[in-house]
RNA sequence: GCCCAGGUAGCUCAGUUGGUAGAGCACAGCUUUCGUAAAGCUGGGGUCGCCGGUUCGAGCCCGGCCCUGGGCU
Numbered sequence: 001g002c003c004c005a006g007g008u009a010g011c012u013c014a015g016u017u018g019g020u021a022g023a024g025c026a027c028a029g030c031u032u033u034c035g036u037a038a039a040g041c042u043g044g045g046g047u048c049g050c051c052g053g054u055u056c057g058a059g060c061c062c063g064g065c066c067c068u069g070g071g072c073u
Base pairs, nucleotide, nucleotide: 001072002071003070004069005068006067007066010025011024012023013022019056027043028042029041030040031039049065050064051063052062053061
């Protein structure tokens, strides 16, 4: 330098005929208990790597760039 995969909540990841962003764990509160843990219920938390483009509308499509992993030379 070229090719492939990935970048979404604190963590692990879903989300492809483009149409309101989700789950589990973690965190906070409540219930329960003499108390703790466990369990149950409720809730908060996201500029979807960055910048542009297409579109009425982009996590999703297109271009460039950055980062991580792998491969080729």
Description:
Transfer RNA from a Solirubrobacterales bacterium, 73 nucleotides, folded computationally. The same sequence occurs in records of 2 taxa. Rfam family: tRNA. By type it is a transfer RNA. Its mean pLDDT, the model's own confidence on a scale to 100, is 83.